[in-house]
Molecule: transfer RNA
Organism: marine eukaryotic metagenome
Formats: sequence, structure tokens, C1' cells
RNA sequence: GGGGAUUAGCUCAGUCGGCAGAGCGAUAGGUUCGCAAUCUAUAGGUCAGGGGUUCGAAUCCCCUAUCCUCC
Repeated sequence: GGGGAUUAGCUCAGUCGGCAGAGCGAUAGGUUCGCAAUCUAUAGGUCAGGGGUUCGAAUCCCCUAUCCUCC
């Protein structure tokens, strides 16, 4: 110098710009003598940071940070 990644505690989706999600985990409850297992519900988010474009940005553009990779 080129490319890629950054979204919930963890692993990750999110198509063409239009209500932010899943699994696991956590909490509460049901089933059980209890545990495990399973079911239901709830909580949990500065979409890495800043700026721009737009009626509207996780998504498009620019800069910055960290990590991975190639030269």
C1' cells in the first nucleotide's frame, strides 16, 4: 500500500435505504421430591467513533480506531 471484519454478555443474520433480529447465555415462571432436560415469558443495543448525502442510514460516501489477511 490492497482486501476484509466491527450489530445484545457470546456466536452471528439483517437481500434493493423504510418497525433492529435469531441461536446460546441471563432472569422469572410451568412440568419434577430435587437436579438435568424441556416449554413459556421478560430483560438486555450509542449497529466501533465522527462527519456527509437523503423525507428517512446498521445499510450509500468520507475520515478515524482496533483486529484479520495479502503484497